[in-house]
Context: one part of a larger RNA
Molecule: small-subunit ribosomal RNA, central domain
Organism: filamentous cyanobacterium 73-2
């Protein structure tokens, strides 16, 4: 390379958007690049296949036929790809109309807590723990009342409930503002799917400047604990969490499961929207789309599982995997302030 793979054995980029570039509904007339065919030309000799012949045979050798893929070049054929016309509406998109939502961003208001600071009120202990202890306290703690400040985060509602492409999003109200689903079938008429490079976001921790700093809490100390204990428990604490600009680009970034589309039994449950049916009406049944979760047939896995939200049947496109270690290291090259990240061998070894 060929095959065969990719929830757990290697192996789906963290996720999106789009560039080239594969792929690509329905009918209609051309043309003929792909395609199919007809005939020509070439395809040295020698090999290889055949007829025959020559060395006693026979390898071996001479002679004579034949085929050929492939390249050219001409004539034809039009189902299928294509290209180019000319339409259509089933994918896609817009447009009315309605809708649910922790869905982004700014701003503004709220209460509980907790910690600090005044004051009353009290007295001798608090606090921690398996038990202590260090630690706070007669300069009055702790407990308690009333008052102030500060900063974080927003109990119940809360729900295999809801939104978001992923990260992720939860007190309340305004502003702007992105997607979505439902109905209508009025416009457009394939405008589609994938997406090598690329680009945009991307938890937490770090990093750089200027603020903030209340609880927590690496690091540091000190107390225990044990042989020891550079831990776990326990008093304190620095960065740091927080917020603004800007960098970092990474995780078990997990559904460990790439996207899109099409097609294969059912049952129970929720959350959105429509119809029907019932009703004063919401409920109740029925039932259509979309989501979201249990169970489960065919089918499929090595089993476990998965089963219309496939890991079932398939088609496109892209990503990756090819024994363990060595090693996601060493070199080189790109980014970064730094941390490092992203590409990523190889000797040897078993």
């Nucleotide at each position: 390379u060929u095959g065969g793979g990719c929830g757990u054995a290697a192996a789906g980029c963290g996720u999106c958007c789009g560039u080239a570039g594969g792929c690509g509904g329905u009918u209609u007339a051309u043309c003929a690049a792909g395609u199919c065919u007809g005939c020509c030309g070439u395809u040295a000799a020698a090999g290889a296949c055949u007829g025959c012949a020559g060395c006693u045979u026979a390898a071996c050798u001479g002679u004579g036929g034949g085929c050929g893929a492939g390249c050219g070049g001409u004539g034809g054929a039009a189902a299928c790809u294509g290209a180019u016309u000319a339409a259509c509406u089933a994918g896609a998109g817009u447009a009315c109309g309605g809708u649910a939502g922790g869905g982004g961003u700014a701003g503004a208001g709220g209460g509980a807590a907790u910690u600090c600071c005044c004051a009353g009120u009290g007295u001798a202990g608090c606090g921690g723990u398996g038990a202590a202890a260090u630690g706070c306290g007669u300069a009055g703690a702790u407990a308690u009342u009333g008052g102030g400040a500060a900063g974080a985060a927003c109990a119940c509602c809360a729900g295999u409930g809801g939104c978001g492409a992923a990260g992720g999003c939860g007190c309340u109200c305004u502003a702007c503002u992105g997607g979505g689903c439902c109905g209508u079938a009025a416009c457009u008429g394939a405008c589609g799917c994938u997406g090598a490079g690329g680009g945009a976001c991307g938890a937490a921790a770090g990093c750089u400047a200027g603020g903030g700093g209340a609880g927590c809490g690496a690091a540091a100390g000190g107390g225990a604990u044990u042989a020891g204990a550079u831990a776990c428990c326990c008093c304190u604490g620095u960065a740091g969490u927080c917020c603004u600009a800007g960098c970092u680009g990474u995780a078990a970034a997990c559904g460990a499961u790439g996207g899109a589309u099409a097609c294969u039994a059912g049952g129970u449950g929720u959350u959105g929207c429509g119809c029907g049916u019932a009703u004063c009406g919401a409920c109740c049944c029925g039932u259509g789309c979309a989501g979201u979760a249990c169970c489960g047939c065919a089918g499929c896995c090595a089993a476990c599982g998965c089963g219309a939200u496939a890991a079932g049947u398939a088609u496109c496109c892209c990503g990756c995997c090819u024994g363990g270690g060595g090693a996601g290291u060493a070199c080189g090259c790109a980014c970064g302030c730094a941390a490092g990240u992203g590409u990523g061998a190889a000797a040897c070894u078993c």